Predicted 3D model of a 511-nucleotide part of an RNA (small-subunit ribosomal RNA, 5' domain) from an uncultured bacterium. The prediction has a mean pLDDT of 85. RNAcentral holds the full RNA, with entries from Greengenes.
[in-house]
Context: one part of a larger RNA
RNA sequence: GGACGAACGCUGGCGGCGCGCCUAACACAUGCAAGUCGAACGGGACCAUUUUAGAGUUUACUUUGGGAUGGUUUAGUGGCGGACGGGUGAGUAACACGUGAGCAACCUACCUUUCAGAGGGGGAUAACAGUUGGAAACGACUGCUAAUACCGCAUAACGUUGUAAAAGGGCAUCCAUUUACAACCAAAAGAGAAAUCUGCUGAAAGAUGGGCUCGCGGCCGAUUAGAUAGUAGGCGGGGUAACGGCCCACCUAGUCAACGAUCGGUAGCCGGACUGAGAGGUUGAACGGCCACAUUGGGACUGAGACACGGCCCAGACUCCUACGGGAGGCAGCAGUGGGGGAUAUUGCACAAUGGGCGAAAGCCUGAUGCAGCGACGCCGCGUGAGGGAAGACGGUCUUCGGAUUGUAAACCUCUGUCUUUGGGGAAGAAAUCAGACGGUACCCAAAGAGGAAGCUCCGGCUAACUACGUGCCAGCAGCCGCGGUAAUACGUAGGGAGCGAGCGUUGUCC
Numbered sequence: 001g002g003a004c005g006a007a008c009g010c011u012g013g014c015g016g017c018g019c020g021c022c023u024a025a026c027a028c029a030u031g032c033a034a035g036u037c038g039a040a041c042g043g044g045a046c047c048a049u050u051u052u053a054g055a056g057u058u059u060a061c062u063u064u065g066g067g068a069u070g071g072u073u074u075a076g077u078g079g080c081g082g083a084c085g086g087g088u089g090a091g092u093a094a095c096a097c098g099u100g101a102g103c104a105a106c107c108u109a110c111c112u113u114u115c116a117g118a119g120g121g122g123g124a125u126a127a128c129a130g131u132u133g134g135a136a137a138c139g140a141c142u143g144c145u146a147a148u149a150c151c152g153c154a155u156a157a158c159g160u161u162g163u164a165a166a167a168g169g170g171c172a173u174c175c176a177u178u179u180a181c182a183a184c185c186a187a188a189a190g191a192g193a194a195a196u197c198u199g200c201u202g203a204a205a206g207a208u209g210g211g212c213u214c215g216c217g218g219c220c221g222a223u224u225a226g227a228u229a230g231u232a233g234g235c236g237g238g239g240u241a242a243c244g245g246c247c248c249a250c251c252u253a254g255u256c257a258a259c260g261a262u263c264g265g266u267a268g269c270c271g272g273a274c275u276g277a278g279a280g281g282u283u284g285a286a287c288g289g290c291c292a293c294a295u296u297g298g299g300a301c302u303g304a305g306a307c308a309c310g311g312c313c314c315a316g317a318c319u320c321c322u323a324c325g326g327g328a329g330g331c332a333g334c335a336g337u338g339g340g341g342g343a344u345a346u347u348g349c350a351c352a353a354u355g356g357g358c359g360a361a362a363g364c365c366u367g368a369u370g371c372a373g374c375g376a377c378g379c380c381g382c383g384u385g386a387g388g389g390a391a392g393a394c395g396g397u398c399u400u401c402g403g404a405u406u407g408u409a410a411a412c413c414u415c416u417g418u419c420u421u422u423g424g425g426g427a428a429g430a431a432a433u434c435a436g437a438c439g440g441u442a443c444c445c446a447a448a449g450a451g452g453a454a455g456c457u458c459c460g461g462c463u464a465a466c467u468a469c470g471u472g473c474c475a476g477c478a479g480c481c482g483c484g485g486u487a488a489u490a491c492g493u494a495g496g497g498a499g500c501g502a503g504c505g506u507u508g509u510c511c
Base pairs, nucleotide, nucleotide: 001511002510003509004508006507007506008505009504010503013382014381015380016379017378018377019375020374021340026338027337028336030335031334032333035080036079037078040077041076043074044073045072046071047070048069049068050067051066052065053064054063055062056061087293088292089291097217098216099215100214101213102212103211106210107209111206112205113204114203115202116201117200119153121151122150128143129142130141131140132139133138159184160183161182162181163180164179165178166177168175169174189198190197191196219265220264221263226256227255228254231253232252233251234250236248237247238246268290269289270288271287272283273282274281275280295316296315297314298313299312318329319328320327321326346372348371349370350369354368355366356365357364358363385415386414387413388412395406396405397404398403419452420448421447422446423445424444425443429438455500456499457498458497459496460481461480462479466495467494468493469492470491476483477482
């Protein structure tokens, strides 16, 4: 000198774009953050129309019950989604990450393309009703019922498995193709007047997303020198989507290490960022990619996908409710609270846009997101007026008492209208319909009027900028050298000056 997710002191007019718990991965009141589909299903409630049986009577209405149709709505069954999106960086020195390869050892819902198919049955169960337990959370028993829920059967190949054969290929195990035989495995309907559309099942391919393996690379300590028994390898099995000591039985005795094993400490990694002429050093906030975690530890279930932040079970700690028998909870989602701290924001608006989930759609949900609020926290831009104006006014300061300086500075004159204020108009952002939170915002027009808008640090040298007074090794200053003990350009105040400017200094950290 540059930089900062900064803090502190003094000061503070406006706008744009960003950024904003670095500390306690401390504890959390309250609200919201993941739902959706009635075009899968049976019910319930309400409304309308119609029909039927009855009652009342003013013969045309009221009312009670049953049936049908249509509409609205929905607790439950069922489907898809809650594995994305959002947060945090505790752990992790590891194939976690980066990069380059490999899988002849793998999976992939939704989406796209292609081929083929959907025949015929069955038994349940929630809801509901009844009985009943419990303070509650939540149950228990009996009975009824539906499905795109569940289960057999049929059909069966280019599928799977096994056997046999052929001619090829490769990278060792082997791989792909063809042929033959045998065995095994599917399905669901809904909407519409219909055409048809949407779904369903099997197979092949694509796309997307993942899983696994390996080479190389990136911290400190030897005042850590030996470490290791599922340890290293083999054979056989189990398990997995898949290879593998991943797991198991048996066999062998290996394997790693001074090119630093093991142990200890520290740490999420990267694209990048800061600095520097570069080499390098430092760093990993925001944005993007990957990983890990979700009160602590463990476990599996469901599912295409999780060992699952707002799912389940167990254990621990903590908090809450309780009728003491038993229950409930998890903000490292968005706001917000307490605490910690030098320090970090609103319990805001909207789904209008972009994107996501569900749905045929209308649409619903979305603290993702878009915006607004607060904060000079940062960067950038603008303003606080312009021109004229010497009696060089008054005042202040200094003085050799002549004057010098503040200083064209002010007053005064002539203007301007950025910002400001008031009034009027008023968007784009919305591809064909609907729809604008932002927002009466940006912007435009008119009017008013210099009015409402400047400070901070420094002035001994480094280092731009000097005098007076006060003080008297005191009070104090200080980044280094050093100032101060009676004329201090170094302390304090004043005048003047220098620098930067809505900022200026100080502190901290990095280069």